[in-house]
RNA sequence: UGUUCUGAGGGUUUGAUCCUGGCUCAGGACGAACGCUGGCGGUGUGCCUAAGACAUGCAAGUCGAGCGACGAAACCGAUUCUUUUCUUAGCAAUAGGGGAAGAGUUGGUGGAAAGCGGCAAACGGGUGAGUAAUACCUGGAUAAUCUGCCUUUUAGUGGGGGAUAACUCUGCGAAAGCGGGGCUAAUACCGCAUAAAACUCUUUUUCGCAAGGAAAAGAGCCAAAGGUUUUCGGAGCAAUUCGGAGAUCACUGAAAGAUGAGUCCGGGUCCCAUCAGCUAGUUGGCGGGGUAACAGCCCACCAAGGCUAUGACGGGUAGCUGGUCUGAGAGGAUGGUCAGCCACACUGGGAUUGAGAUACGGCCCAGACUCCUACGGGAGGCAGCAGUCGGGAAUAUUGGACAAUGCCCUAACGGGUGAUCCAGCGACACCGCGUGGAGGAUGAAGGUCUUCGGAUCGUAAACUCCUGUCAGGUGGGACGAAGUUUCGGCGCAAGCCGGAAUUGACGGUACCACCGGAGGAAGUCCCGGCUAAUUCCGUGCCAGCAGCCGCGGUAAGACGGAAGGGGCAAGCGUUGUCCGGAUUGACUGGGUGUAAAGGGCGUGUAGGUGGUUUGACGGGUCCAGCAUUAAAUACCCCGGCCUAACCGGGGAAGUGUGUUGGAAACUAUCAAGACUUGAGUCUGAAAAAGGAGAGCGGAACUCUUGGUGUAACGGUGAAAUGUGUAGAUAUCAGGAGGAACACCGGUGGCGAAGGCGGCUCUCUAGUUCAAGACUGACACUGAGGCGCGAAAGCCGGGGGAGCAAACAGGAUUAGAUACCCUGGUAGUCCCGGCCCUAAACGAUGGGUGUUAGGCAUUAGCCUUUCGGGGUUAGUGUCGUAGCUAACGCGUUAAACACCCCACCUGGGAAGUACGGUCGCAAGGCUGAAACUCAAAGGAAUUGACGGGGGCCCGCACAAGCGGUGGAGCAUGUGGUUUAAUUCGAUGGUACGCGAAAAACCUUACCAGGGCUUGACAUGCUGGAAGUAGAAACCGGAAACGGGGACGACCAGUAUCCAAUCUGGAACCAGCACAGGCGGUGCAUGGCUGUCGUCAGCUCGUGUCGUGAGAUGUUGGGUUAAGUCCCGCAACGAGCGCAACCCUUGCCCUUUGUUACCAGAACGUAAGUUUUGGUUCCUGAGGGGACUGCCGCAGACAAUGCGGAGGAAGGUGGGGACGACGUCAAGUCCGCAUGCCCCUUAUGUCCUGGGCAACACACGUGCUACAAUGGUCGGUACAAAGGGAUGCCAAACCGCAAGGUGGAGCAAAUCCCAAAAAACCGGUCUCAGUUCGGAUCGAGGUCUGAAACCCGACCUCGUGAAGCUGGAAUCGCUAGUAAUCGCGAAUCAGAAAUGUCGCGGUGAAUACGUUCUCGGGCCUUGUACACACCGCCCGUCACGUCAACUGAGUUGGAGAUACCCGAAGUCAUUUGCUUAACCGGGAGGGUAACCUUUCGGAGAGCGGUGCCGAAGGUAUGUUUAGCAAGGAGGACGAAGUCGUAACAAGGCAGCCGUACGGGAACGUGUGGCUGGAUCACCUCCUUU
Repeated sequence: UGUUCUGAGGGUUUGAUCCUGGCUCAGGACGAACGCUGGCGGUGUGCCUAAGACAUGCAAGUCGAGCGACGAAACCGAUUCUUUUCUUAGCAAUAGGGGAAGAGUUGGUGGAAAGCGGCAAACGGGUGAGUAAUACCUGGAUAAUCUGCCUUUUAGUGGGGGAUAACUCUGCGAAAGCGGGGCUAAUACCGCAUAAAACUCUUUUUCGCAAGGAAAAGAGCCAAAGGUUUUCGGAGCAAUUCGGAGAUCACUGAAAGAUGAGUCCGGGUCCCAUCAGCUAGUUGGCGGGGUAACAGCCCACCAAGGCUAUGACGGGUAGCUGGUCUGAGAGGAUGGUCAGCCACACUGGGAUUGAGAUACGGCCCAGACUCCUACGGGAGGCAGCAGUCGGGAAUAUUGGACAAUGCCCUAACGGGUGAUCCAGCGACACCGCGUGGAGGAUGAAGGUCUUCGGAUCGUAAACUCCUGUCAGGUGGGACGAAGUUUCGGCGCAAGCCGGAAUUGACGGUACCACCGGAGGAAGUCCCGGCUAAUUCCGUGCCAGCAGCCGCGGUAAGACGGAAGGGGCAAGCGUUGUCCGGAUUGACUGGGUGUAAAGGGCGUGUAGGUGGUUUGACGGGUCCAGCAUUAAAUACCCCGGCCUAACCGGGGAAGUGUGUUGGAAACUAUCAAGACUUGAGUCUGAAAAAGGAGAGCGGAACUCUUGGUGUAACGGUGAAAUGUGUAGAUAUCAGGAGGAACACCGGUGGCGAAGGCGGCUCUCUAGUUCAAGACUGACACUGAGGCGCGAAAGCCGGGGGAGCAAACAGGAUUAGAUACCCUGGUAGUCCCGGCCCUAAACGAUGGGUGUUAGGCAUUAGCCUUUCGGGGUUAGUGUCGUAGCUAACGCGUUAAACACCCCACCUGGGAAGUACGGUCGCAAGGCUGAAACUCAAAGGAAUUGACGGGGGCCCGCACAAGCGGUGGAGCAUGUGGUUUAAUUCGAUGGUACGCGAAAAACCUUACCAGGGCUUGACAUGCUGGAAGUAGAAACCGGAAACGGGGACGACCAGUAUCCAAUCUGGAACCAGCACAGGCGGUGCAUGGCUGUCGUCAGCUCGUGUCGUGAGAUGUUGGGUUAAGUCCCGCAACGAGCGCAACCCUUGCCCUUUGUUACCAGAACGUAAGUUUUGGUUCCUGAGGGGACUGCCGCAGACAAUGCGGAGGAAGGUGGGGACGACGUCAAGUCCGCAUGCCCCUUAUGUCCUGGGCAACACACGUGCUACAAUGGUCGGUACAAAGGGAUGCCAAACCGCAAGGUGGAGCAAAUCCCAAAAAACCGGUCUCAGUUCGGAUCGAGGUCUGAAACCCGACCUCGUGAAGCUGGAAUCGCUAGUAAUCGCGAAUCAGAAAUGUCGCGGUGAAUACGUUCUCGGGCCUUGUACACACCGCCCGUCACGUCAACUGAGUUGGAGAUACCCGAAGUCAUUUGCUUAACCGGGAGGGUAACCUUUCGGAGAGCGGUGCCGAAGGUAUGUUUAGCAAGGAGGACGAAGUCGUAACAAGGCAGCCGUACGGGAACGUGUGGCUGGAUCACCUCCUUU
């Protein structure tokens, strides 16, 4: 410079936030499986489980050109016989010739089956059991080795011998098979000859650091095999045979190469330390043996070594690699197909053959299993290809061919080959193609939804016009074939050229052409968020879904179905596994104050790290070259199948290892190198509760002696137990004892930590300061190790005053194994020995360096102008930069860096179990898993809460007045009862409430009797004309059912009347529908209650904070008030407060009848009348009050206090008015309304009953209990209302309720209507009464169809409880409470003593905010957020689950010792046997030689010995299964007991330890703050 490649997050803890942290999802991949579905082709791929067992067939043969014997089938001939046929001759018999068939004989070719011999069978193919290193990978070594076939070179191949299979005869056996006699061949076997090299020995030279290598000379020793063929010559009639030469294939010795193999070494290669020590052939030596070869590989002897925290030994798991998957990479996971290596071949052992095996389709032995058997004995090994059974979620055909590629044999042809090439099966994977294209709106039908308008499926379909891939049919039709044989030619040969013949399993397949016609070809998953895509119906915490969060309890976008939509597509989903995301083990790339995590502290070993400087070296490091890093894969380029997948060619790369050369900064090493700043030593000062021992002291306490003295003491919230008249407590004096050291005393000091406190002495450690001198890196850290280590506890011996676990008693309490009290033992103290843990904390490891300061303080030093300045080492606090999730840290770091150690990786199970180890014990250290949850957690925020704090308010308390709670009655509720006692309201915020009126009605409830388009509404269809309606009368309790005199309406035709007709209304029948006080107030609207008429609740912009949020709204004052003022990183605004509205209090103006009447006139019984318009009143409009004025206080404010004036004074009194919100508050029975339910009934009509019951309990009231009274008589004064189905006057009757009566009044006119308390007078005289009036009896009145259940009132009589009310509790702050009467609504009447109003008379008290209740603001703690009616702990009971322990029991593995000991190698052998070789004897033969025999060598058999598999016995180890019982754990719906923790959690909590207790826990002792509150001290900030 160029090119290329390259990293995504989301959901889930909370009311919300940030962080920590786990769980989970989206991606890719697969030898997969399962569900649904499935058109075609290409290329790959297919028992991952039982290395379980296997029927059947095939998978290793070949060579006749090594050999003998035999010569089958077939073919070519020859020949004999028989049969038959044709033909010729013949009358015929018959004869000749030709053909065919059969049988026989024989020759040749041929070579099947078997044998000897050679080569192959050790390759190819399968599997992964074993193996953690005898393996594998990588790089070396072999001077420590072998290597058949092949290649090259070289030298040979002479001459003999004896056997043996086959075969034949024969024996045994069921078989497999075995044996004996006899014959025979070879490229089978054996001597001899020849012999270079090698080898052995001897000698010499030379090289190497050495082990040792190389070379030369001499001696010794070792080999062989022929076959085929051509040609020449000889012999033979021929077949053939002999000899020579050549070719070719074999053979032998040797040298080299190539290939293949063996062995050794360096490095790399999983988990467990709860495997820490292992090892006797073990480590080494000497000498032998052994091997192709080194070696304890083996043996004898000798020595006592060897390995190990850099992980030996042991246990578990596993074939290794190239690669594959994933990943940005680094890594992580994996090792199927293909390729390399290894191991194995039923299990274990063993050798033989061979170049090569300790041999998958060979052998021997043992074992298990299967099969055959005549029971004597035998046979077998699919982890080769197919295939079977079994196992399993799961994995194919008992196919074709040797045509190609390769391998074996052969001279060759050729043969063999389940290697291989092909085909078959499987969507198992990857890749490609198709299921049509264009047009087509009335936006068809149909489905679905719907706001009923429409929308959507949807140009989709139909319909029109096209195309022709694939599949189908017809026809043609390959490449893959190169070779080989033969003939001819050329060539020395190898071989080449030409002609001819011949070779394809796949396969009539690929491919090509034509035919026909859209015809045959789409599914699957999903649609709550993550995550693309939504509605309806069904279901109703059911059925079900679910990867995580989570859906479902009547309106489910989450279940099931449908419609629509989204994704992918011949596939789509699910499950499983791996990587990723996960920086969640962090090399790249994390952390440890409070989230998990710093060891209790020191000392120090190994190790790690290490100051300045010089030189050397070149291990590390860096650069360059070379070699290697197999091929395939992956990447790039090019090419071949139409394309792609797939395949071929080339290139680059391969971060590793080895080696050569170089560089020399850094690092290591070396130098008896150098230096001084790190570190240390010396000298002089200083401070200190540093440690150990000995002695001494006073105060207090208890006991004791004596004195004084008397009735209590002590203790608590209050008490009691206890002590005391036998004299306590108190007090004085004396004595004894033990323990602890007030004041000083201090975020002061010392120590490594634990810890250390009266005084003196002795011994002793460390630290600091000042100034110099010396040593010269001697340093830092520190796994293991060693030491120290509060309290409690343990052992032995002392001691014992006080205190005090346990224990006892007394209290408290529902209980009280506690808190409180009285006692009290271990213990606390001392000596010696253990224990070794704490909130052993700064919850902060050690060291070094760097990085603003201010203030205070301890110990020194320097200076000094002295309340000063500087400096070193400490101790504190505030704070800058920086860091932190935040809180906070901040030169004493939690900042910035380096070095070393320790520790963490979600919560629970659990610091538990098991194992090990330490301890006398208690227990300590080390330290899991199954299972279970989706969180657990840190910091901070907003609320809420606190038996936390501060401030403030309210008839909240207090101060008062009057009540309730006791009585009787009224009324409501609960409960009970009932056929029904209708329903709702039900803490405050239900209970004289809904209901401002239940005898019928109301009425919803109950019983009985009726109706069914209905008591009521709308629409449609049809019908009927004396129709609808309807009085008498009959039945009935009524509804209702009969009955029917009488008897219609509106509009039109049509101007009027009447009739008729048509239509309407009404009626009848039917259909839609009505109806429901049926359900759900937790589906809702509306309305209402309550906190609360409390002063609050929010927003915009800005600012602060990572953020939730904060600020504003807090603070100082003030107010009834977030009312106002001031201040302030805030500035403004909104809803609330206040005001505006109504009423009342004063005045004015105005109006003037029905109101009014002072004055005047007139006249009265009477404002009755007239005149009149001052007052009162009426009802319309105004005025007035605003802290406006004055003084004082206050901050020159807001505001407060006082005063003046005023009818009224500080919101004048009262009312209406109710912020954001809370209580799923109340109401579906006021009304409305979604959904559900009933439809001859849950609708509707009627009669009667019930809502009124009555042992009882509660709420709200009335009347009382009396003299401030009762009663009788008389006299006076209101307001506000109501009145026509009404109020009702006067008058009369009745004791009265009331009746008669009828004037007036639709009302400022008339009526209700009398106000009552009050006042005056009389009487009663303290009693169950002349109080009180319940209850009951009798008689009436009124309303009403109707007063029995069930009305009110009147009269007479009766005359109950009750003499002021327990605990407790309510209302009220002024025209209020209290007390007195009046009216109204509802209403026929009336339960009204209720409710809502009206006026009359008319008080007391408030010191004050400690307490109770409620509320507001600020602050604090919190484990609460459904928010304290919260949360939450443990025992017990029940169920489920996993793990632990467990008397034992059943298997596996491996160890040790011993017994037995197969096969087999090796060794040995006085036995037996023995063709070849050696020596000798005898006989025969002319000889060569033959026969026989003896001995030897060698060999074989047998015997013996060592080793030795399996087996057996014994011991202990380890692992797995089962197990009565035991103990704990986790989870589970609304179980039981308590209430331990969270707030000061009601006794602050927690840690260690000890004792005790149903349980949480309690108590003692020491420690911590991760304790609230108050006070004090200290420090800090500001002035």
A computed fold for a 1583-nucleotide RNA from a Candidatus Omnitrophota bacterium, annotated as small-subunit ribosomal RNA. The sequence is in RNAcentral, with records from ENA and SILVA. Its mean pLDDT, the model's own confidence on a scale to 100, is 83. Rfam family: Bacterial small subunit ribosomal RNA.